[in-house]
Context: one part of a larger RNA
RNA sequence: UAUGCUUGUCUCAAAGCUUAAGCCAUGCAUGUCUAAGUACACACGGGCAAUACAGUGAAACUGUGAAUGGCUCAUUAAAUCAGUUAUGGUUCUUUUGGUCGCUCCUCUCCCGCUCCUUGGAUAACUGUGAGAAUUCUAGAGCUAAUACAUGCCGACGAGCGCCGACCUCCAGGGACGCGUGCAUUUAUCAGACCAAAAGCAGCCCAGGCCCACCCGGCAGCCUUGGUGACUCUAGAUAACCUCGAGCCGAUCGCACGCCCUCGUGGCGGCGACGACCCAUUUGAAGGUCUGCCCUAUCAACUUUCGAUGGUACUGUCUGUGCCUACCAUGGUGACCACGGGUGACGGGGAAUCAGGGUUCAAUUCCAGAGAGGGAGCCUGAGAAACGGCUACCACGUCCAAGGAAGACAGCAGGCGCGCAAAUUACCCACUCCCGACCUGGGGAGGUAGUGAUGAAAAAUAACAAUACAAGACUCUUUCAAGGCCCUGUAAUUGGAAUGAGCGCACUUUAAAUCCUUGAGCGAGGAUCCAUUGGAGGGCAAGUCUGGUGCCAGCAGCCGCGGUAAUUCCAGCUCCAAUAGCGUAUCUU
Numbered sequence: 001u002a003u004g005c006u007u008g009u010c011u012c013a014a015a016g017c018u019u020a021a022g023c024c025a026u027g028c029a030u031g032u033c034u035a036a037g038u039a040c041a042c043a044c045g046g047g048c049a050a051u052a053c054a055g056u057g058a059a060a061c062u063g064u065g066a067a068u069g070g071c072u073c074a075u076u077a078a079a080u081c082a083g084u085u086a087u088g089g090u091u092c093u094u095u096u097g098g099u100c101g102c103u104c105c106u107c108u109c110c111c112g113c114u115c116c117u118u119g120g121a122u123a124a125c126u127g128u129g130a131g132a133a134u135u136c137u138a139g140a141g142c143u144a145a146u147a148c149a150u151g152c153c154g155a156c157g158a159g160c161g162c163c164g165a166c167c168u169c170c171a172g173g174g175a176c177g178c179g180u181g182c183a184u185u186u187a188u189c190a191g192a193c194c195a196a197a198a199g200c201a202g203c204c205c206a207g208g209c210c211c212a213c214c215c216g217g218c219a220g221c222c223u224u225g226g227u228g229a230c231u232c233u234a235g236a237u238a239a240c241c242u243c244g245a246g247c248c249g250a251u252c253g254c255a256c257g258c259c260c261u262c263g264u265g266g267c268g269g270c271g272a273c274g275a276c277c278c279a280u281u282u283g284a285a286g287g288u289c290u291g292c293c294c295u296a297u298c299a300a301c302u303u304u305c306g307a308u309g310g311u312a313c314u315g316u317c318u319g320u321g322c323c324u325a326c327c328a329u330g331g332u333g334a335c336c337a338c339g340g341g342u343g344a345c346g347g348g349g350a351a352u353c354a355g356g357g358u359u360c361a362a363u364u365c366c367a368g369a370g371a372g373g374g375a376g377c378c379u380g381a382g383a384a385a386c387g388g389c390u391a392c393c394a395c396g397u398c399c400a401a402g403g404a405a406g407a408c409a410g411c412a413g414g415c416g417c418g419c420a421a422a423u424u425a426c427c428c429a430c431u432c433c434c435g436a437c438c439u440g441g442g443g444a445g446g447u448a449g450u451g452a453u454g455a456a457a458a459a460u461a462a463c464a465a466u467a468c469a470a471g472a473c474u475c476u477u478u479c480a481a482g483g484c485c486c487u488g489u490a491a492u493u494g495g496a497a498u499g500a501g502c503g504c505a506c507u508u509u510a511a512a513u514c515c516u517u518g519a520g521c522g523a524g525g526a527u528c529c530a531u532u533g534g535a536g537g538g539c540a541a542g543u544c545u546g547g548u549g550c551c552a553g554c555a556g557c558c559g560c561g562g563u564a565a566u567u568c569c570a571g572c573u574c575c576a577a578u579a580g581c582g583u584a585u586c587u588u
Stems, first nucleotide, its partner, number of pairs: 001584005009457001011455002015450001016417001022415003026412003031064002037061002043056002062436001071370003081291003085287001087285001090284002096279003099275001114250001118149002125141002128138002159180004166173002181247002185239005199221002202218002205216001207215002225232001249273001251272004256268004260263001293341003300332003307329006346366002349360004372393002375390003395406001397404002423448001425447003431444001432442003463494003466490004471485001473482002499528001501521002504518002531577005536558002542572001544571004553560002
């Protein structure tokens, strides 16, 4: 694990893994809206007013989630996985913190300036339809944006680097031009650090002298940050800036206030949403070191079809023979390579156990892999996604025969397979997750139902009197006697106790159920009746009775049975465990 017999209470609780990662009817399991993106559905509602818009709000556009969760274990043997390290070799929706007047602003000419705000569509809606058919859609007519596009003003004046017409007393001054933000791409420069001297310009001693120059003295000659380690960060220079284009806000809500030149004026608060980049967080990805079952009836394996290494390119988010080109000839192996097997997903763990071991681990936690089999891809921060798409293969569904749709190893449920496994139930109240969200959704999850997989607790009677029996004790020479003792037995008697069950009420709960709690009924032997195995030994317990007669049968093993069976079939009695016990099997 299965199965046989039996089963009163109560609390937990596993459960189609093994065989078929076999096939599936039906239903459900992923949706989502706030003051704050878009409302012209009279679909409601009625606040008043001049009516742009009160408010609720189906549908739809937009945004976001659907890559989490749940299921299963087919593959897989240095693979997965575990511990350990590193990313100075990378990406990252979200969270949080920075940043969001740093740029002079575009176009040969002609034409010409929206920024108190630009452009053209489209859905829902209306109406006309096609088709046997689908979550199929065509044509026509409207209308929105934080959808899709386009695009200023402002700060704004400089500073800095080139160029250098021209002026000039050769000391200098300089117009016009060009470039200058962050991000991207490329190249270059600097990035110093032992000591001394020289040199430079300055000062002093007017020190020494052959005064043109040399020698001596003094202080000075400045350059981000970090690491064990950078081709890091920061800086400078020259440029680049992508044929569908990086950023630099034409968005929304709530409160209204202040100022003056009173205007179609100016200024302003708290939020929401959105942004390139940097950090942070959540991760992800690919690496380092060590470690795995059986097998030699597997001893050599790999390599021009990459095997091992070098150089360079492609490619990737990045590192790498990842790929390509050109070279070199390497790399592994008796310390078991390579190959084969596995009723092998790995680990945390489980059973057994003195110590050491042996066996199991599909299964709730952590990783991995997969969605009938392979392959390819779109969208996206994230998928090589399958409750997404496209083919092929294998299945199978509807059809008007032209076509169309499909994937339960999600939850229920069905068939099949088998020794072998539950309800087409209720609910988002709990725990959490997702969403534009305090409000919606969730077969995640919870709650009941089935449930002797298994585990914990624990009824089936207790007491007394009487009778009888035995034992000690007191007493006695014995026989007897005694109750201050005690143990049984009993078709005797007695009242006490109680739940199983029925059932009312609270409680419980999302609503119920169960438990717990409180009322009312509820026990005398024939009931409210405990079973399963055994009684020769091992091994606790009969040499009792009837039947059978080497038959029927029992018996794990030894054995029993041939006419007195301690062993069969029965009755009685007894033993063991007990709401459980037997049998088969794996393992220790």
Small-subunit ribosomal RNA, 5' domain from Luscinia luscinia, 588 nucleotides, folded computationally. The coordinates come from a structure-prediction model, not an experiment, and the mean pLDDT is 81. The source organism's lineage runs through Eukaryota, Archosauria, Coelurosauria, Telluraves and Luscinia. The RNAcentral record of the full RNA draws on SILVA.